[in-house]
Context: one part of a larger RNA
RNA sequence: GGACGAACGCUGGCGGCGUGGAGAAGGCAUGCAAGUCGAGCGGUCCGAUUUCGGUCGGACAGCGGCAGACGAGGUAGUAACACGUAGGCACCUGCCCUCAAGUCAGGGAUAACUGCGGGAAACCGUAGCUAAUACUUGAUGGUCCCCAAGGGGUAAAGAUUUAUCGCUUGAGGAUGGGCCUGCGCGCUAUCAGCUUGUUGGUAAGGUAAUGGCUUACCAAGGCUAUGACGGCUAGGGGGGGUGAGAGCCUGGUCCCCACCGAUGGCACUGAGACACGGGCCAUACAUCUACGGAUGGCAGCAGUCGAGAGUCUUCCACAAUGGGCGAAAGCCUGAUGGAGCGACGCCGCGUGCAGGAUGAAGCCCUUCGGGGUGUAAACUGCUUUUAUGGGUGAAAAAUUUCGAUGAUAUUAGCCCAAGAAUAAGGGGUUGCUAAACUCGUGCCAGCAGCAGCGGUAAUACGAGUACCCCGAGCGUUGUCC
Numbered sequence: 001g002g003a004c005g006a007a008c009g010c011u012g013g014c015g016g017c018g019u020g021g022a023g024a025a026g027g028c029a030u031g032c033a034a035g036u037c038g039a040g041c042g043g044u045c046c047g048a049u050u051u052c053g054g055u056c057g058g059a060c061a062g063c064g065g066c067a068g069a070c071g072a073g074g075u076a077g078u079a080a081c082a083c084g085u086a087g088g089c090a091c092c093u094g095c096c097c098u099c100a101a102g103u104c105a106g107g108g109a110u111a112a113c114u115g116c117g118g119g120a121a122a123c124c125g126u127a128g129c130u131a132a133u134a135c136u137u138g139a140u141g142g143u144c145c146c147c148a149a150g151g152g153g154u155a156a157a158g159a160u161u162u163a164u165c166g167c168u169u170g171a172g173g174a175u176g177g178g179c180c181u182g183c184g185c186g187c188u189a190u191c192a193g194c195u196u197g198u199u200g201g202u203a204a205g206g207u208a209a210u211g212g213c214u215u216a217c218c219a220a221g222g223c224u225a226u227g228a229c230g231g232c233u234a235g236g237g238g239g240g241g242u243g244a245g246a247g248c249c250u251g252g253u254c255c256c257c258a259c260c261g262a263u264g265g266c267a268c269u270g271a272g273a274c275a276c277g278g279g280c281c282a283u284a285c286a287u288c289u290a291c292g293g294a295u296g297g298c299a300g301c302a303g304u305c306g307a308g309a310g311u312c313u314u315c316c317a318c319a320a321u322g323g324g325c326g327a328a329a330g331c332c333u334g335a336u337g338g339a340g341c342g343a344c345g346c347c348g349c350g351u352g353c354a355g356g357a358u359g360a361a362g363c364c365c366u367u368c369g370g371g372g373u374g375u376a377a378a379c380u381g382c383u384u385u386u387a388u389g390g391g392u393g394a395a396a397a398a399u400u401u402c403g404a405u406g407a408u409a410u411u412a413g414c415c416c417a418a419g420a421a422u423a424a425g426g427g428g429u430u431g432c433u434a435a436a437c438u439c440g441u442g443c444c445a446g447c448a449g450c451a452g453c454g455g456u457a458a459u460a461c462g463a464g465u466a467c468c469c470c471g472a473g474c475g476u477u478g479u480c481c
Base pairs, nucleotide, nucleotide: 001481002480003479004478006477007476008475009474010473013349014348015347016346017345018344019342020341026305027304028303030302031301032300035066036065037064040063041062043060044059045058046057047056048055049054073260074259075258083184084183085182086181087180088179089178091177092176096173097172098171099170100169101168102167103166104138105137106136107135113128114127115126116125117124118123144153145152146151158165159164186232187231188230193223194222195221198220199219200218201217202216203215204214205213235257236256237255238254239250240249241248242247262283263282264281265280266279285296286295287294288293313339315338316337317336321335322333323332324331325330352382353381354380355379362373363372364371365370388417389416390415391414392413396408425470426469427468428467429466430451431450432449436465437464438463439462440461446453447452
């Protein structure tokens, strides 16, 4: 000198774009953050209409399907194939695309509902009734699977009403993932030996798949000063800061990957999880309780307490982009788009402009002659950015049937009005280092980054005046280069 997710002191006009819980992965009141489908199904209720047969529309819980494995958050753990890079193959892949074939015949339940019962509640039991794209049996079948080549095995679901959406099987694609490997990737030897599923083989099991992944048996191997094993620290990368570069430091916001979801463990469902707002068990904590028993998990968005030098609104909207469901209309979306708060940062603008005296007053200095503040002010003329008031007023929005639809927005922009009107401070002045005089103080009070100032004329302390630097900021502290 530069930089910062900064903080502190003094000061503070406006706008744009960014950015803001870094330690306590501490505890959390409240609300919201994942639903949707009646064109899968039975039912209950309501409305309109009715020729009393029905028709149309809506709501509700339930069964069923898809989604809840994405999106959002955090960085605790992890020194590791976690990450980065370059390769590999023994694998899977819902939704999507292409091609081919099929979609036959049956069955028994169950929730909802009703009755009875238990419980403070959470909720539960029992007896009946009913449907399905729920469950299940059989048939058929091939470019499917197995095979000792003889054979054996294995599928489906309908809805609406006339054209679609589905369902099943096989092949291919795309996408996403799983697994393996070379190389790269902290500190420590005041850690020197480590290892028994350990290293390899055979067989079996298991998995979507390779593999000690697991088990049995056999062999005795495997790693290590090119640092094994242990300890400490740490998410990794793209990047960021600085520097001429080499390098050094760093990993916040944004993007990619990994991991985590009170703590520890476990599996279920599923194309995908060992699942943040699913389940079970244990533990701690907290809440309710009729004391028998139940309930909960903000490292989602806001917000609260705590600790701290310190870090924001319990805001608006789904209009746009994107996501889930749906044939669609649409519903949901604290993702997202926006607004709010903070000079936290960067950038831009303003706080007027021109004229105006051998030069007012005041103040300061003085060798008492004068000098400085200083064209500065007053005064005259002008302008109106910005702020204020009024008017006008967007783009962002596009067709998927039409129609409708803008949170931001009392916005931006444009026009008009009045008036210099609404707007300047902070630090420094001994040297380094730009800028000095007077007074007060008297090794006191104090200053200070270093050298050092102060003990009676202090340009170094305190004040005044003047000056210097930067300017809506200026200084200080901390950290890095």
Predicted 3D model of a 481-nucleotide part of an RNA (small-subunit ribosomal RNA, 5' domain) from an uncultured bacterium. It matches the Rfam family "Bacterial small subunit ribosomal RNA". It was read from a public genome assembly.